[in-house]
């Protein structure tokens, strides 16, 4: 100098005038403080919170799926393992199980999971030829019982691949090398797994059902709570029965019935709650100062993160505020001019015009993921070339 | 703001792993004096977009885009 990789930050600034929302102070005029984002977005996950009864067990249903850790929790994150990519820095991976079972595998093909179409081979029978004195035997053809997955051909996929042995022909049938399974053992590791040895070799598909492990009760802030009046409906039935006020009384217990625990069963809870209309009312709270909060520092940890200390208070509503104008600067695009020399689709500098800036905009609050984003800045690392 | 569905021919909808279909509509033919109906033939598809799983995707999975419905 070139080509890359990982990560962090920013995403207009300043001044003036006017304006908007919230809170506080003030009788008022007014004054003071605060006022969008890294994604506020999509609503894809997880949690806080609230109600359903105070949420229990099982089935069903749904999610997740290498290991260990982080966390309030997660499908997120970190560190590793294995596999793919890259010379490398690094990066990507829905990455449990197909010898538990079931389903599917179109067309083609003999056969897609227990099968022989062609081919190859033994044996048996028949025929022809040969052979011989006659036979035995041999060659070929046809038929039959079988064997065979090496070859042909089909397919996305064909019974582990190549070689040698072996055999009637063949075959992991045997051996060598390689591949695969992970059933067993040893060693290392918390573990995924790795290394070595033994044993075995029966396609694929689980983002098909399923099995295994593990997690999940449902709904959602338009959740829900509070403030008034009127109307309606209602305090279940039976049995035993303490008690004293002796009744149309009824503590407590049991059985049944009804309702509820948002699919079913068990188990449990309740039997007085409630329903409708109108007004308050586009009400108040939830809800916006105290939080899984922000910033700085220290310690622990490879890291995600945790602990401790100090400082700070930081949007918020109601159909919904966060802006407009002017000036200067910065940025981007176009045009004019032009120093320069490497004479080019070059161009320092100067001037003019335009864009007034990218994606986008809080609405119950947090942690993630995903998606969108003009331009700019910074840190670390890898490879290549050159110079010292 | 929350929740729930849907997107296949011009329109309305089937199809839910194995060559994308129906009805209406469009075009042509035949019939008729002519038109309609009925009859025969026919064209027309990025299956919302992109990526993945699979031998194979409209169909299964993920992300995004668009459109409906519903809740005080």
């Nucleotide at each position: 100098g070139g080509a890359g990789g990982a990560c962090g930050c920013u995403g207009g600034g300043c001044c003036g005038u006017c304006g908007c929302g919230g809170c506080g102070c003030g009788c008022a005029a007014g004054c003071g403080c605060c006022g969008a984002g890294g994604a506020a977005c999509g609503u894809c996950c997880g949690g806080g919170c609230u109600c359903c009864a105070u949420u229990g067990g099982g089935c069903a249903g749904g999610g997740u799926g290498c290991a260990g850790g982080a966390u309030a929790a997660c499908g997120u994150c970190c560190u590793g393992u294995c596999g793919g990519g890259g010379c490398a820095a690094c990066u990507c991976g829905a990455a449990g199980g197909a010898a538990a079972g079931u389903g599917c595998c179109a067309c083609a093909g003999a056969a897609a999971c227990a099968u022989a179409c062609c081919g190859c081979c033994u044996c048996c029978g028949c025929g022809u030829c040969u052979g011989u004195c006659a036979a035995a035997g041999g060659a070929c053809g046809c038929g039959g019982c079988g064997g065979u997955a090496a070859g042909g051909g089909u397919g996305a996929a064909a019974u582990c691949g190549u070689g040698c042995g072996g055999u009637a022909a063949g075959a992991g049938c045997g051996c060598a090398c390689g591949g695969c399974g992970u059933c067993c053992c040893a060693c290392g590791g918390u573990g995924a797994c790795g290394u070595g040895g033994g044993c075995g070799c029966g396609g694929g598909u689980a983002a098909a059902c399923c099995c295994c492990a593990u997690c999940c009760g449902g709904a959602g802030c338009a959740a829900g709570a509070c403030c008034g009046c009127u109307c309606g409906a209602u305090c279940g039935u039976c049995c035993u029965g303490a008690g004293c006020u002796u009744g149309u009384c009824g503590a407590a217990g049991g059985a049944c019935c009804c309702g509820c625990c948002u699919g079913c069963c068990c188990g449990g809870c309740g039997g007085a709650a409630c329903g409708a209309g109108c007004a308050c009312a586009c009400g108040u709270c939830g809800c916006a100062c105290c939080g899984a909060g922000g910033c700085c520092g220290g310690c622990c940890g490879u890291g995600a993160g945790g602990c401790c200390g100090g400082c700070c208070c930081c949007a918020g509503a109601g159909a919904g505020a966060u802006g407009a104008c002017g000036g200067c600067c910065a940025c981007c695009g176009c045009c004019c001019u032009a120093a320069g020399c490497u004479u080019g689709u070059c161009g320092a500098g100067g001037g003019g015009c335009g864009g007034c800036u990218a994606c986008a905009g809080a609405a119950u609050c947090c942690g993630g993921c995903g998606u969108a984003c003009a331009g700019g800045c910074g840190u670390c690392c890898u490879c290549c070339g050159c110079g010292c | 703001g929350g929740c729930u569905c849907g997107g296949u021919a011009g329109c309305u909808c089937a199809g839910c792993g194995g060559u994308a279909g129906a009805g209406c509509g469009g075009g042509g033919g035949a019939c008729u004096c002519a038109u309609a109906a009925g009859c025969c033939c026919u064209a027309g598809g990025u299956c919302g977009u992109a990526g993945g799983u699979u031998c194979a995707a409209a169909u299964c999975c993920u992300a995004c885009c668009c459109g409906a419905g519903u809740c005080a």
Predicted 3D model of RNase P RNA and transfer RNA as a complex of 460 nucleotides. The prediction has a mean pLDDT of 76. It holds a member of the Rfam family "Bacterial RNase P class A". Rfam links the family to the GO terms ribonuclease P activity, tRNA processing and dimeric ribonuclease P complex.